[in-house]
């Protein structure tokens, strides 16, 4: 770093350090010297994988429960919209809807 699958209107933050930048991009809209961002240490969410232990099944595999491990996370719906299409509408724009595409996480592959 490519590619393949699931996921994404739930849930869950204190201290220390540091000292202007953060919320992928791009625009909009935010949170930031009452202290952003990275780091540290403790804590909690959460249930991809992994384990266990239950039910039904019985070939994979499935649903339910815990949370000792591996990763995630822990302002705002993935903050919001971008690409399509629909509803409205005399046409547009605004707004509602639905899918995509992109991001980001797991898991498997190269």
């Nucleotide at each position: 770093c490519u590619c393949u699958u699931a996921u994404c209107c739930a849930g869950a933050g204190a201290g220390g350090u540091g000292g202007a930048g953060g919320g992928a991009c791009u625009g909009g809209c935010c949170a930031g010297g009452u202290g952003a961002a990275g780091c540290c240490u403790c804590g909690g969410c959460a249930a991809c994988c992994a384990u266990u232990g239950a039910a039904a099944u019985u070939u994979u595999g499935u649903u339910c429960a815990a949370a000792c491990g591996g990763u995630g996370c822990c302002a705002a719906u993935u903050c919001c919209a971008g690409c399509a299409g629909a509803u409205c509408c005399c046409c547009g724009a605004u707004a509602u809807c639905u899918g995509a595409a992109a991001u980001a996480u797991a898991a498997g592959a190269g």